[in-house]
RNA sequence: AGAGUUUGAUCCUGGCUCAGGAUGAACGCUGGCGGUAUGCUUUACACAUGCAAGUCGAACGAAAACAUUUUUUGUUUACAAAAAGUGCUUUAGUGGCGAACGGGUGAGUAACACGUAAGAAUCUGCCUUUAGGAAGGGGAUAACAAUAGGAAACUUUUGCUAAUACCCUAUAAGCGCAUGCGUAAAAGCUUUUAGCGCCUAAAGAUGAGCUUGCGCCUGAUUAGUUAGUUGGUGAGGUAAUAGCUUACCAAGACAAUGAUCAGUAGCUGUUCUGAGAGGAUGAUCAGCCACAUUGGGACUGAGACACGGCCCAAACUUCUACGGGAGGCAGCAGUGGGGAAUUUUCCGCAAUGGGCGCAAGCCUGACGGAGCAAUACCGCGUGGAGGAUGACGGCCUAUGGGUUGUAAACUCCUUUUCUUAGAGAAGAAGUUCUGACGGUAUCUAAGGAAUAAGCAUCGGCUAACUCCGUGCCAGCAGCCGCGGUAAGACGGAGGAUGCAAGUGUUAUCCGGAAUUAUUGGGCGUAAAGCGUUUGUAGGUGGAUUUAUAAGUCUAUUGUUAAAUCCAGAAGCUCAACUUCUGUUCUGCAAUAUGAAACUAUAUUUCUUGAGGGUGGUAAGGGUAGAAGGAAUUCUUAGUGUAGCGGUGAAAUGCGUAGAUAUUAGGAAGAACACCAAAGGCGAAGGCAUUCUACUUGGCCAAUCCUGACACUGAGAGACGAAAGCUAGGGGAGCGAAUGGGAUUAGAUACCCCAGUAGUCCUAGCCGUAAACGAUGGAUACUAGGGGGUAGGCGAAUCGACUCGCAUACGCCCGCAGUUUACACAUUAAGUAUCCCGCCUGGGGAGUACGCUCGCAAGGGUGAAACUCAAAGGAAUUGACGGGGGCCCGCACAAGCGGUGGAGCAUGUGGUUUAAUUUGAUGCAACGCGAAGAACCUUACCAGAACUUGACAUACCAUGGAUUUUUUUACGAAAGUAAUUAGUUCCGUUAGGACCGUGGAUACAGGUGGUGCAUGGCUGUCGUCAGCUCGUGUCGUGAGAUGUUGGGUUAAGUCCCGCAACGAGCGCAACCCUUAUCUUUUGUUACCUCUAUUAUAAUAGUAGGGAAUCUAAAGAGACUGCCGGUCUUAAACCGGAGGAAGGUGAGGAUGACGUCAAGUCAGCAUGCCCCUUAUGUUCUGGGCCACACACGUGCUACAAUGGGUAAGACAAUAAGUUGCUAACCUGCAAAGGCACGCUAAUCUAAGAAACUUACCCUCAGUUCGGAUUGGAGGCUGCAACUCGCCUCCAUGAAGUCGGAAUCGCUAGUAAUCGCCGGUCAGCCAUACGGCGGUGAAUACGUUCCCGGGCCUUGUACACACCGCCCGUCACACCAUGGAAGUUGGCUAUACCCGACGUCGUUACCCUAACCCUUGUGGAGGGGGAUGCCUAAGGUAAGGUUAGUAACUAAGGUGAAGUCGUAACAAGGUAGCCCUACUGGAAGGUGGGGCUG
Repeated sequence: AGAGUUUGAUCCUGGCUCAGGAUGAACGCUGGCGGUAUGCUUUACACAUGCAAGUCGAACGAAAACAUUUUUUGUUUACAAAAAGUGCUUUAGUGGCGAACGGGUGAGUAACACGUAAGAAUCUGCCUUUAGGAAGGGGAUAACAAUAGGAAACUUUUGCUAAUACCCUAUAAGCGCAUGCGUAAAAGCUUUUAGCGCCUAAAGAUGAGCUUGCGCCUGAUUAGUUAGUUGGUGAGGUAAUAGCUUACCAAGACAAUGAUCAGUAGCUGUUCUGAGAGGAUGAUCAGCCACAUUGGGACUGAGACACGGCCCAAACUUCUACGGGAGGCAGCAGUGGGGAAUUUUCCGCAAUGGGCGCAAGCCUGACGGAGCAAUACCGCGUGGAGGAUGACGGCCUAUGGGUUGUAAACUCCUUUUCUUAGAGAAGAAGUUCUGACGGUAUCUAAGGAAUAAGCAUCGGCUAACUCCGUGCCAGCAGCCGCGGUAAGACGGAGGAUGCAAGUGUUAUCCGGAAUUAUUGGGCGUAAAGCGUUUGUAGGUGGAUUUAUAAGUCUAUUGUUAAAUCCAGAAGCUCAACUUCUGUUCUGCAAUAUGAAACUAUAUUUCUUGAGGGUGGUAAGGGUAGAAGGAAUUCUUAGUGUAGCGGUGAAAUGCGUAGAUAUUAGGAAGAACACCAAAGGCGAAGGCAUUCUACUUGGCCAAUCCUGACACUGAGAGACGAAAGCUAGGGGAGCGAAUGGGAUUAGAUACCCCAGUAGUCCUAGCCGUAAACGAUGGAUACUAGGGGGUAGGCGAAUCGACUCGCAUACGCCCGCAGUUUACACAUUAAGUAUCCCGCCUGGGGAGUACGCUCGCAAGGGUGAAACUCAAAGGAAUUGACGGGGGCCCGCACAAGCGGUGGAGCAUGUGGUUUAAUUUGAUGCAACGCGAAGAACCUUACCAGAACUUGACAUACCAUGGAUUUUUUUACGAAAGUAAUUAGUUCCGUUAGGACCGUGGAUACAGGUGGUGCAUGGCUGUCGUCAGCUCGUGUCGUGAGAUGUUGGGUUAAGUCCCGCAACGAGCGCAACCCUUAUCUUUUGUUACCUCUAUUAUAAUAGUAGGGAAUCUAAAGAGACUGCCGGUCUUAAACCGGAGGAAGGUGAGGAUGACGUCAAGUCAGCAUGCCCCUUAUGUUCUGGGCCACACACGUGCUACAAUGGGUAAGACAAUAAGUUGCUAACCUGCAAAGGCACGCUAAUCUAAGAAACUUACCCUCAGUUCGGAUUGGAGGCUGCAACUCGCCUCCAUGAAGUCGGAAUCGCUAGUAAUCGCCGGUCAGCCAUACGGCGGUGAAUACGUUCCCGGGCCUUGUACACACCGCCCGUCACACCAUGGAAGUUGGCUAUACCCGACGUCGUUACCCUAACCCUUGUGGAGGGGGAUGCCUAAGGUAAGGUUAGUAACUAAGGUGAAGUCGUAACAAGGUAGCCCUACUGGAAGGUGGGGCUG
């Protein structure tokens, strides 16, 4: 200090998440030791048991025990008893002090509670200091004894007694006052002269009470609160001030600087975090406060309204004899409960501290210690050195090895720790005694590597990788995400990484987060400028003089407790920890001849900000009134006749009762063409015929006046399009709703015909819009250029023009600068200041509830639960568009011929079947894999067989050559069992090679699965012209440029231009065939020009190379030449020459890539699956089925034809398991015999269309040939399922084919035949080739289809087969409303009213004092009673929480239903406000916006 995550990629905005630190923690796994700390955060829930506050006999009487002395008695000692005394110990009671401290807890409390700084009207036991005093008297009472009641707790009555208990008198410094009156104190004890006490007063110290300034959480969906309330006077009251209380008087007091109310909360020093500012926190330790089961009350006392005191009420627990009692762990332990969770019913007063006491001492769960807990921090250890054949084992492996790993074993060494044994503290002080901890710390010796390592992680963030298992399952996950058969992400293993007696997870806080931004953010489009304006409070404010000193600065003083933090030392072996010293504690207060710049206050002036006056001026600025013409509709009259109107096309509608059209007259309402503009005015909304009246604001000129009067503006007021509402008018046109007609699958729409509210006016309401420049207002500054509007000035001019200058307004372009970019740019989104408003992830939601405004519709204000990891802005590259431009293609058009109809062939689907094996499925499957399914093929089915196998390698045993051949039995065959003939190669004579049989194991085998695990190959876009790179440049970047532009081309072909310059794969060319020529070659081809032989044609032989031809090498064509056009280019057009002319024609050749395209059944191959079977063999069947549908073809429907006869002309290609001549037989298929040919020699082989002659004469025919019957031939083990061919006979459908659709641009289409492969044969009409004859048409690019380039929009990127909206149905989740219902809290009114203080009292009782001595007085007590008063009750509220039949909208879900609203012109541009309307998205009307 950052990182991950929105996208195909980019930049930005913005949220979510992670890495760090911390904790009174908890949980999982694991666990050796020590030190120091810490340990119910939850039920302020309930508590068994024990302990936690007593002490003083030197205040008092009394009692008891013990010891002892004396006396008496009992039988003398001994002993016992009694009495009197003494000593010592103990203590129930009276009395004193303490119990108000110490200890616990955080419920309440938003408060003078706390913190801090001040203050005046107070009290203060014990303690310290000072001064003074303590005289004289008195009456009671507990204990005790007796008596009575009660279960108990406890209590009644009578009698006795003491005090440092109580009372009176005296004294008086004190106190109160009207200033000479009143009031008012004491106590003794003792170790016996050394102390402890007592009273009064004044000080101090300590502690406490009170008052005030400032600080101190959230909510305005809490805005008004208050009646002793605010103040005064009198009285009362308190330790003290005070409405603290009361009577009277006044009407105040608090509050937007947030009162009141509600919620939450003990406050602080501190603690955690952070660079800091801050944020969070308030355990332990320390200060303060509050509380002690809940509520109330007082008593005592120096101090309490009292944790271990009292009284009352309530709840709960408990004892009881039922009459009545007792209790309060939020003290220490401990128990139950709650909870994720928090310890021993321990030791000791040895230390420190506290209470009492003269003291000894007693008490002390404060405290000191120990125990439990890895709860935290700190420290130590689990061994050290050597040790390679890198052991065994594990894991991985390419099988070579690698790794675990010097790790182990093994050798030597050490002993922190551990075990045993021995010694053994400090902590103790002023001094004898006194140590819980503790036989602890520590030291010494011995023993032996001995007793001691785990947890998490290993896809990225984030250090660390492989194998196996699993197969969107099981599971993981902090975020992104992983898992659907090769998972580095799940589980296990090996290895590795991190930390280590711990380690991970969870929870919470801070940080990162500049993600609430003071330091330190924003608001054109990402969230965000109020619709506009006036103006209150507030904030801010021009120049200048003087003064003050509030802010500010300076100096000093006080305080800011200690601990903590920080720094430096010191002590525990170090550290944690502890101690000492210092700084700090950023704050507050006070003081002052301090300073005076700035702010402020007061004051003196000024004019530039602002305003006023004067003179001009432009304008759809506003309000009211008057006037006008065009158009529309209606109406009257005329003319006139059959249509009008409307649409994409129609129809509804109007019209012979006379429309539309046309002429003339009249009426009505609404809006104002041209001018008109980027133009004007207004605060905005908005404003347009003309004129008049009234009126607002602006601008210009000159300078006169006032003298800061200013800017902004929370609340508040005013205005505020359209729609809408109320009332009354008006109503021509238009026109929500509605009706009808169309369109459509539907059409609650778009289109058409009608049409009501409304639109208009008057008066009032509403208060919202994409109310937009999506840009708040004001002021100042910061390059320019060009238009426009308004008035003015100057130059110039006779004047109109023209030129220049400053100002105001309104536009365009553009620099610096800014911005994520787009863009803004003197009218800022630049640079600055001031003020206001607003924002803080998306959705839920501008919704709910509450309040408020409104007649209503609705407006304003405005959440949460829940849910997601994104939502979003700008720009980029693609793809797409029922966007645009340009261009091409048998794409259309122009033509020719087909398909679709018939019959048949063939393939497919479907159906059927034991099986009809399988793949291919839009173009780019369907005469395709298959260039040959009767068996085989064959993968399918039925049946019969085999199991190391039909095939390969390896081992053992045994036999034999292998091989060929004969025959038999069973069997459907495979097969099984026999049989016949004959014998080899090498050789070292062991044997080997080879083959068969038997056995065992590794293995063989699979046309089984996955083409979505793959290789290879192929199809397709497409023979379309594209696809990229290097360097440079531009851009924050993705990317762009180049490759775009102007021409041109078949072409990214070429030229020109250009921040580009070059290059690569494609195009073209190079290759093959063909068209012309040349040279060479010359048989088997060619030639008869020559000779010869035979012949009917002709053939043979010899000769020849000229032509044809053969097959090698060359030539030729390049826009090369001419003319024109174009930019002096590329190129195009025309022409010449030429066999061929503009790539001559055809072929091969297929860029980067797309389609998870096709193929595991050509082959290869990973993984999975089968292994007496999914392998192998055989027989038979099937792949050939057949209501049907589709594709591709063949033959036809006839006369441009059919038939018969005769005649003519090819080329490719094939042939020895072959082609087969000639001859013979047969009607023929074919058969027989047999020549030639391993092919330019022989053969198939006859080409056909064509030509000539004749017949047929428009018919289902002499067309057509299907189908069927019969007879034959051929191949082959075999022709039934299921072959081909021949002959005779039979003679279907069909008379040119609906919607639709295909091919073709020249030697092409059309038409005619020939050959080949596969092959025994063939279902071939297929496929691949060959030649013969041989057309028509193309104006052209509007449209359909496909493609290329540029541009534009986009919410698409799996890329339009995209994305996506709403209703409905189902499941789940949280929420709102709701008849009600159940609680909590709270204020009000009334009733009742405990205890108790205060007051009253004529009743009862009464020792001290007084007197005139009594039934006295004063005083006191009891009872009764008055005010107040807790709990309780009643009533009607307020508020909050829970719950509820039913109901509403929302969110999330698997592949549901209906439509298709949005994104492209999204197919009617979209969106905003508003009204109506519809299953739903939505539609329509009115106004507005461009996003």

RNAcentral holds the sequence, with entries from SILVA. Predicted 3D model of a 1491-nucleotide RNA (small-subunit ribosomal RNA) from a protist metagenome. The coordinates come from a structure-prediction model, not an experiment, and the mean pLDDT is 83.